[in-house]
Context: one part of a larger RNA
RNA sequence: CUGGGCGUAAAGGGCGCGUAGGCGGUUAGAUAGGUCAGAUGUGAAAUCCCCGGGCUUAACCUGGGAACUGCAUAUGAAACGGUCUAACUAGAGUUUGGUAGAGGGAAGUGGAAUUCCGAGUGUAGCGGUGAAAUGCGUAGAGAUUCGGAGGAACAUCAAUGGCGAAGGCAACUUUCUGGCCCAAAACUGACGCUGAGGUGCGAAAGCGUGGGUAGCAAACAGGAUUAGAUACCCUGGUAGUCCACGCCGUAAACGAUGUCUACUAGCCGUUGGGGGAGUUGAUCCUUAAGUGGCGCAGCAAACGCGAUAAGUAGACCGCCUGGGGAGUACGGCCGCAAGGUUAAAACUC
Numbered sequence: 001c002u003g004g005g006c007g008u009a010a011a012g013g014g015c016g017c018g019u020a021g022g023c024g025g026u027u028a029g030a031u032a033g034g035u036c037a038g039a040u041g042u043g044a045a046a047u048c049c050c051c052g053g054g055c056u057u058a059a060c061c062u063g064g065g066a067a068c069u070g071c072a073u074a075u076g077a078a079a080c081g082g083u084c085u086a087a088c089u090a091g092a093g094u095u096u097g098g099u100a101g102a103g104g105g106a107a108g109u110g111g112a113a114u115u116c117c118g119a120g121u122g123u124a125g126c127g128g129u130g131a132a133a134u135g136c137g138u139a140g141a142g143a144u145u146c147g148g149a150g151g152a153a154c155a156u157c158a159a160u161g162g163c164g165a166a167g168g169c170a171a172c173u174u175u176c177u178g179g180c181c182c183a184a185a186a187c188u189g190a191c192g193c194u195g196a197g198g199u200g201c202g203a204a205a206g207c208g209u210g211g212g213u214a215g216c217a218a219a220c221a222g223g224a225u226u227a228g229a230u231a232c233c234c235u236g237g238u239a240g241u242c243c244a245c246g247c248c249g250u251a252a253a254c255g256a257u258g259u260c261u262a263c264u265a266g267c268c269g270u271u272g273g274g275g276g277a278g279u280u281g282a283u284c285c286u287u288a289a290g291u292g293g294c295g296c297a298g299c300a301a302a303c304g305c306g307a308u309a310a311g312u313a314g315a316c317c318g319c320c321u322g323g324g325g326a327g328u329a330c331g332g333c334c335g336c337a338a339g340g341u342u343a344a345a346a347c348u349c
Stems, first nucleotide, its partner, number of pairs: 004320003007303002012317001014201004021194003025088007034080001035077003039073004049065006091191001092188004096183003103177007110154001115149007125136002162169002206247006215241002220236004258316006266294006273287005298305002322349003331342004
């Protein structure tokens, strides 16, 4: 390279948008660069192959033929793919009318609880554990009542429920704003799919500057446990967790399953729409879109998957190629740093 693969064995990029490229709906016509046909020229000789000849044979030498799958030229064909022209509406999109939603940004508001502070009542314990102790408390704790401060998170509703490309999103109100879905028409007329580079988003932790700090809590301190205990348990407690702006760019970023399209038995739920039936009630039927549970065929090493495919096919991208060394070294790029990304070899089994 060819091939075979990528849910769990090695292997789907964390997720979008999109450049080049690759691929691309229906119908006519034109063209002839791709494609195809025969022709002409050329494709040195030798080699290879076939039929012969010469050394006793063979290697070797040698005659003839074929071949040289290529290139060029002119002629012709026009199905396919390309290009151009004209048209179409089944892909894609726009408009109109609606529904649902923790989708995103900003501002404001609320109640429960914890902690702390002040005041009242009140007295000897509280707290904690397997058991204890450290700790708090007669300078009045804990308990209880009232008032206040402040920060963070939003019980119930709540759900194999919803929304989002993914990360993720949950009190309430206002405001700005993205997307999906449904119905019926009208319009544009292939405007599409994928996407190397590129670019944007991207949990937690971490970093920079400035705020904030109730609870929790790496580090740290003390008490226990223990042979020891740099732990598990307990009492404290600082970064951090929160906010603003900027960086980092990684996760078991998981459905361990790339995106798009078409097709392929059924049954039962559920969410938001539409249509219909029904005594306009319960409910039932149906339709396109999501989200679950079984299951036929098929697939699969098995587990299992099974219209939300891991089935049957197509388009494009990414990735794998025995274990260790190693996602490491070196170099490049990025970063304030931490580090990230790209990514070997010797050696060894």